Source information: Predicted 3D model of a 101-nucleotide RNA (c-di-GMP-I riboswitch aptamer) from an uncultured Anaerolineae bacterium.
RNA sequence: CCAGCCGAAAGGCAAAACCGCUGAAAAACGGUGACGCAAAGUCAAGGGUCUAAAAUCAGUAGCGUUCCAAGUAAGCUGAUGAUGAUCGCCCGACUGCCGAA
Numbered sequence: 001c002c003a004g005c006c007g008a009a010a011g012g013c014a015a016a017a018c019c020g021c022u023g024a025a026a027a028a029c030g031g032u033g034a035c036g037c038a039a040a041g042u043c044a045a046g047g048g049u050c051u052a053a054a055a056u057c058a059g060u061a062g063c064g065u066u067c068c069a070a071g072u073a074a075g076c077u078g079a080u081g082a083u084g085a086u087c088g089c090c091c092g093a094c095u096g097c098c099g100a101a
Base pairs, nucleotide, nucleotide: 007098012037013036017032018031019030020029022027035088041094042093043092046090047089048086049085050084055080056079057078058077059076060075062072063071
């Protein structure tokens, strides 16, 4: 120096849930807490997944009409909708600690 012992030991991170806070939401952050992780460190670059604000389209009470029709549409409903989120979904890039006898 390398290998085995050995992901043993010592450490590290921290799921769900609950509380607080931010957000339209997904979710992020903080605290408690550990499901798990040998990169569960960092990056949203390629995919996937999640949310669906703005916007667009459609419908609708009503308005309009002698009555219809055309037109209109506060609010609501539906569809489309990432520019939002997720690296503890996959893949990729960069960096990387400890290991006794």

It was read from a public genome assembly, where an Rfam model found it.